[in-house]
């Protein structure tokens, strides 16, 4: 440096619950506290797939006029859905 992750050591995240006079239109992020589902990259990245929400934007129906409602939309979201890209502890069966 490549390849492993079967023991092993340091240590490390954060699934779920609570809370928040946080930030979003929502999804969803953020802290804080508790709890311990799990991760060898569950560090980091929104290139591609996949999921999610729809402010905004377009159909559509109804209806005296508005408006409500359905429906379609990412350029917002999820890196602990999956691929890819990059970066890196300890070890060496």
């Nucleotide at each position: 440096u490549a390849c492993a992750g079967a023991a092993a050591a340091u240590g490390g995240c954060u699934g779920c619950c609570u809370g928040c006079a946080u930030c979003g239109a929502a999804a969803g992020a953020g802290c804080a506290g508790g709890u311990u589902c799990g991760c060898a990259a569950a560090g980091c990245u929104a290139c591609c797939a996949u999921u999610c929400u729809a402010a905004g934007g377009g159909u559509u129906c109804u209806a005296u006029u508005u408006a409500a409602a359905a429906c379609c939309u990412a350029a917002g979201a999820a890196a602990g859905u999956g691929g890819g890209g990059u970066u890196g502890c300890c070890u060496g069966a």